This is a predicted complex of two RNAs, RNase P RNA and transfer RNA, with 458 nucleotides together. Rfam match: Bacterial RNase P class A. Rfam classes the family as a ribozyme. The coordinates come from a structure-prediction model, not an experiment, and the mean pLDDT is 77.

RNA sequence: GCAGAACAGAUGACCGCCGGUUCCGUUCGGAACGGGAGGAAAGUCCGAGCUCCGCAGGGCAGGAUGCUGGGUAAUGCCCAGUGGGGGAAACCCCAAGGAAAGUGCCACAGAGAGCAGACCGCCCGACUUCGGUCGGGUAAGGGUGAAACGGUGAGGUAAGAGCUCACCAGCGGCCCGGGUGACCGGGUCGGCUCGGCAAACCCCAUCCGGAGCAAGAUCGAAUAGGAGGGCGCCUCCCGCAAGGGAGACAGGGUGGCCCGCUCAAGGCCCUCGGGUAAGAUCGCUUGAGGAGUUGGGCAACCAACCCCCUAGAGGAAUGGUCAUCGCCUCCGGAGGAGGAAACUCCCCGGAGGGACAGGACUCGGCUUACGGGCUGCUCGA
RNA sequence: GUCUCCGUAGCUCAGCAGGAUAGAGCGUUCGCCUCCUAAGCGAAAGGCCGGCAGUUCGAAUCUGCCCGGAGACGCCA
Numbered sequence: 001g002c003a004g005a006a007c008a009g010a011u012g013a014c015c016g017c018c019g020g021u022u023c024c025g026u027u028c029g030g031a032a033c034g035g036g037a038g039g040a041a042a043g044u045c046c047g048a049g050c051u052c053c054g055c056a057g058g059g060c061a062g063g064a065u066g067c068u069g070g071g072u073a074a075u076g077c078c079c080a081g082u083g084g085g086g087g088a089a090a091c092c093c094c095a096a097g098g099a100a101a102g103u104g105c106c107a108c109a110g111a112g113a114g115c116a117g118a119c120c121g122c123c124c125g126a127c128u129u130c131g132g133u134c135g136g137g138u139a140a141g142g143g144u145g146a147a148a149c150g151g152u153g154a155g156g157u158a159a160g161a162g163c164u165c166a167c168c169a170g171c172g173g174c175c176c177g178g179g180u181g182a183c184c185g186g187g188u189c190g191g192c193u194c195g196g197c198a199a200a201c202c203c204c205a206u207c208c209g210g211a212g213c214a215a216g217a218u219c220g221a222a223u224a225g226g227a228g229g230g231c232g233c234c235u236c237c238c239g240c241a242a243g244g245g246a247g248a249c250a251g252g253g254u255g256g257c258c259c260g261c262u263c264a265a266g267g268c269c270c271u272c273g274g275g276u277a278a279g280a281u282c283g284c285u286u287g288a289g290g291a292g293u294u295g296g297g298c299a300a301c302c303a304a305c306c307c308c309c310u311a312g313a314g315g316a317a318u319g320g321u322c323a324u325c326g327c328c329u330c331c332g333g334a335g336g337a338g339g340a341a342a343c344u345c346c347c348c349g350g351a352g353g354g355a356c357a358g359g360a361c362u363c364g365g366c367u368u369a370c371g372g373g374c375u376g377c378u379c380g381a
Numbered sequence: 382g383u384c385u386c387c388g389u390a391g392c393u394c395a396g397c398a399g400g401a402u403a404g405a406g407c408g409u410u411c412g413c414c415u416c417c418u419a420a421g422c423g424a425a426a427g428g429c430c431g432g433c434a435g436u437u438c439g440a441a442u443c444u445g446c447c448c449g450g451a452g453a454c455g456c457c458a
Stems, first nucleotide, its partner, number of pairs: 001377004007371001009325007017036002020033005038356001042367002045365005050212004057259004062208005067081005082096001083094004097203002102201002104197003119142002121138007150168006169193002171190008216282004226272006234247005251263004274457002289308002292305005327353007335346004382454007391407004400438001409425005431447005
């Protein structure tokens, strides 16, 4: 320096705090027994369980993900690989589809920044006051830039240029071999040589109904069950009637919009005002739960057997002191061991330190905060 | 619990479909003017755009993760 697994002081005494069970006891207390935070309980960033919503249907919009295979209840997570990148190494990182669909952007500098470009230079021609000027060719050289339209060599040429050829690199098509696959290796053809940005719009593929324990269920208290406004309870036709037919529509739900579906008919919505019990009980903690052994798998993980039960709470308890032991740091010591020495280790005594942080329906992840020690590996002296 | 917005100079705000020296007003300091002050005129200082990473040639601007602040909604009828 890199990686990994684990821990988060232990025991005892005393004094407290909060639930539970039992007993005593007059509304309210007392006694006994037993229990009482984390690796992140945090952020609420993902994924689920659970519960409810007049099923959840189509389109648009929106959001998320984006190499391959596997794991899982599921995931944007994890494991194993592929490709790319970083490092001297151990090892680590990657929002890793499409730029040869379209649109857009590429400042400054520079002649030219996208199917480009002639500033210097080089070459040819004309002119010349011999300093150059003008016209044309040229992307090999210089210069600018983050980026300038393959590289080296030869041929070729007025000078040059994939203009042609050989080799190399890339791209595309075809074929062969390996792999489940991403992909890898090889052959052959084509001078095809094609800039970057999609954490710019966008395109493609896949997925997404919504809300959240104040979900929700049961029981209950209180009031002015008040005032104002909007809309609806319909309209038309035939019929004597029962009834039939046609049409229209406010509002609520379907998390945005449209359609469709659906709800109720003294009903729905908005605003102001009023009320408090946000009260009680359940939901509520036994769960995709942990520990061990064995087996399968490279691993994530899975299976079998056996054992364990460990807060359920209301704005909210889990704390403090002392003693002993243990860890780390510093100081001291006429102690011990090793060593040539520097120094290291052990022992004794003293002082100090011990982080981040706390449940509130429950799990699986991610991210962030944080202490010291252990093990393995790499590099250097 | 579910969401939304904001953070740029001492203060209040622009700039945010990326382009290099980040602006404006008020305030501060200095100078001019005036007998002096205020007003006025002129000039200057003052910022790593909340922090750390990433994408990009290039980040105040785009993306992710944190930090801080502000706001909205919920019960009965």